[in-house]
Context: one part of a larger RNA
């Protein structure tokens, strides 16, 4: 490589927008590019290969015929494609609705927590398995009054919801992204999936400025310990937060890639319609999310199971023993850590 794969065995890019490309609904004419049939004419001879004949057999020698192709004419018109014409079921758009911690920014609001001032109080707080280092009579802890600061938002709350993911949660208020349903008014195939590419990307970290209450790597001190560069305790720096920019990785996970069509049901939850029982409400139906449970089929087995890992089609990444090693070298990207791309000798 062909193949066969990819939930947990090696493999699904972290995650979108989209450029070539590939792929593509229904119906009607045409064109013959692809296909199909026919002819024509070449592929030198020998060798090669089939099949048949000759040396007693073979190697040898011969005849025929085909292999792998091209070239040109001429038909054919169901598929595939070009072209032209059309439909609405695919996309999409409008118009009525509606739920929601989706995004930005601005504003505010209470519990808590530390400092602070000031009162009332007096000897002990703290902390742990026990302690101790630490704070306290210069007056703490406690308790009440007032006073600043920053982060972060308890109940609601949920097995909920919303976002492409990464994520998002007090409370207004302006900006602004999607989805859902509903009417079926408009467009008419405009679609799907993407190598390159281009954007988003949690947490640490990084530049240079703010901010700093609590937490807390580091770091010091006290425990424990044979030791303790830890685990438990007392402090305690960066750094957690703001704005500009950089990074660009994660057990970025569902460990499952996007999209379409198709295959039993049950039962619970969240937005929506619709109809009955007139109404709070219950039932049934239906679109769309999001849990469990099960059949049929799939799996090594665990399970998965209309939200497939089941039956199909497109397209795109990615696997191909284990260690060496996500290293070394190159080369792009970075401020810098560092990231991305990624061998091999050797060995088992």
């Nucleotide at each position: 490589u062909u193949g066969g794969g990819c939930g947990u065995a090696a493999a699904g890019c972290g995650c979108g927008c989209g450029u070539a490309g590939g792929c593509g609904g229904c119906c009607c004419g045409u064109c013959a590019a692809g296909c199909g049939g026919g002819g024509u004419u070449u592929c030198a001879a020998a060798u090669c290969c089939a099949g048949g004949g000759g040396c007693u057999c073979a190697a040898c020698c011969u005849c025929u015929g085909a292999c792998c192709g091209g070239a040109c004419c001429c038909c054919g018109a169901a598929c595939u494609g070009g072209c032209g014409g059309g439909c609405u079921c695919g996309a999409g758009u409008g118009c009525g609705g509606u739920a929601g911690a989706g995004g930005a920014a601005g504003g505010u609001g209470g519990a808590a927590u530390u400092c602070c001032c000031a009162g009332u109080g007096u000897a002990g707080c703290g902390g742990u398995g026990a302690a101790a280092u630490g704070c306290g009579c210069a007056g703490a802890u406690a308790u009440u009054g007032g006073g600043a600061a920053g982060a972060a938002c308890a109940c609601c709350g949920a097995u909920g919801g919303c976002g492409a993911a990464g994520g998002c949660a007090g409370c207004c208020u302006u900006c602004u992204g999607g989805g859902c349903c509903g009417c079926c008014a408009c467009u008419g195939a405009c679609g799907c999936u993407g190598a390159g590419g281009c954007g988003c990307g949690a947490a640490a970290g990084c530049u240079a400025g703010g901010g700093g209450a609590g937490c807390a790597a580091a770091c010091a001190g006290g425990a424990u310990u044979a030791g303790a560069c830890a685990c438990c305790c007392u402090g305690g720096u960066a750094g957690u937060c703001c704005a500009c920019g950089c990074g660009g990785u994660a057990a970025a996970c569902g460990a499952u890639g996007a999209a379409u069509g198709c295959u039993a049901g049950g039962u619970g939850u969240c937005g929506g319609g619709u109809g009955a029982c007139g109404a709070a409400g219950u039932c049934a139906u239906u679109c769309g999310g999001u849990g469990c449970c099960g059949c049929c089929g799939c799996a090594a087995a665990c399970g998965c199971a209309u939200u497939a890992a089941g039956c199909a089609u497109u397209c795109c990444a990615c696997c191909u023993g284990g260690g060496g090693a996500g290293u070394a070298c190159g080369u792009u990207c970075g401020c810098a850590a560092g990231a991305a791309u990624g061998a091999a000798a050797c060995u088992c």